[in-house]
Predicted 3D model of a 150-nucleotide RNA (c-di-AMP riboswitch aptamer (ydaO/yuaA leader)) from Nonomuraea ceibae. The source organism's lineage runs through Bacteria, Bacillati, Actinomycetes, Streptosporangiales and Nonomuraea.
RNA sequence: GGCCCGCGGCCGCCGAAUCCGCCUCACGCGGAACCGGGGACCCACUCUCUCUUGGGGUGAAUCGGCGCGCCGGCUCCCCCGGCCGCGCCCGUAGGGCACUUCCAGGCCCGAACCCGUCAGCUAACCCGGUAGGCGGCAUGGAAGCAAGGA
Numbered sequence: 001g002g003c004c005c006g007c008g009g010c011c012g013c014c015g016a017a018u019c020c021g022c023c024u025c026a027c028g029c030g031g032a033a034c035c036g037g038g039g040a041c042c043c044a045c046u047c048u049c050u051c052u053u054g055g056g057g058u059g060a061a062u063c064g065g066c067g068c069g070c071c072g073g074c075u076c077c078c079c080c081g082g083c084c085g086c087g088c089c090c091g092u093a094g095g096g097c098a099c100u101u102c103c104a105g106g107c108c109c110g111a112a113c114c115c116g117u118c119a120g121c122u123a124a125c126c127c128g129g130u131a132g133g134c135g136g137c138a139u140g141g142a143a144g145c146a147a148g149g150a
Base pairs, nucleotide, nucleotide: 010136011135012134013133014132018032019031020030021029022028033130034129035128036127037126038125043120054118055115056114057113058112063091064090065089066087067086068085069083070082071081072080073079094109095108096107097106099144100143101142102141103140104139
């Protein structure tokens, strides 16, 4: 001097998930703020039952295609249909990236979970959440605006 790992502080990102007060060893309680759900008139909608299919919510996270495998049409080939079967395959509605917006460019995500046969919108009203996971110079131009310094 370089690389790796760990701890603390600070500064940030996704997300509603932050702040304050009381009590307190702790636990816990309350408030603000933000977020979500239920819930009239009016308006709007069509689910269930018969042959295979309930419906809904949070969230950007939907919708397809290809290949393989299985089943069926048909005994075989071609072809067709089905599969909440597989792929770390290809796209895509949509979403994110250090003040905001526009333009250009680049890099990512495109999940997961919940209710339980039940819920459209919805004033009054009612009920809940405040987790978790990451990063360490943050692309350029223009406009707007904020803070700081002289």